[in-house]
RNA sequence: GCCUCAGUAGCUCAGUGGUAGAGCGUACCCUUGGUAAGGGUAAGGUCAUGGGUUCAAUCCCCAUCUGAGGCU
Numbered sequence: 001g002c003c004u005c006a007g008u009a010g011c012u013c014a015g016u017g018g019u020a021g022a023g024c025g026u027a028c029c030c031u032u033g034g035u036a037a038g039g040g041u042a043a044g045g046u047c048a049u050g051g052g053u054u055c056a057a058u059c060c061c062c063a064u065c066u067g068a069g070g071c072u
Base pairs, nucleotide, nucleotide: 001071002070003069004068005067006066007065010024011023012022013021018055026042027041028040029039030038048064049063050062051061052060
């Protein structure tokens, strides 16, 4: 230098056009003699950045950034 893949909640990940979810974690409550376990509720997201297509973009297209792998 070229190619491929990935970037979504604190962490690990889902979500293939119609306004984003799960598990773990965190806070509070219930339960217990008490802790753990269990149950419930809640908070937490400019969906890496910028543009484009579209009535509508996490999703499609382009560029950039970061990371992983490969080729030379």
Molecule: transfer RNA
Organism: Chloroflexota bacterium